[in-house]
Model confidence (mean pLDDT): 82 of 100. This is a predicted structure of a 75-nucleotide RNA (transfer RNA) from an Anaerolineae bacterium. Rfam family: tRNA. It is annotated as a transfer RNA.
RNA sequence: GUGCCCAUAGCUCAAUGGCAGAGCGCCUGACUGUGGCUCAGGAGGUUGAGGGUUCGAGACCGUCUGGGCACCCCA
Repeated sequence: GUGCCCAUAGCUCAAUGGCAGAGCGCCUGACUGUGGCUCAGGAGGUUGAGGGUUCGAGACCGUCUGGGCACCCCA
């Protein structure tokens, strides 16, 4: 340099173009002598950035950024 894959909550990951979610973690409460377990509730999101298509985009198109893999060139 070329091609492919990935980027969504603190972490790991979902979401047929139609209300952004789960598990774990965190916070509060119940339970308990304390803690843990268990149960109930809650907080937490610029869906990497910025454009395009569309009535409507996390998803589709193209650009960029970051990460991974393969290949090519030189040494």
It was read from a public genome assembly.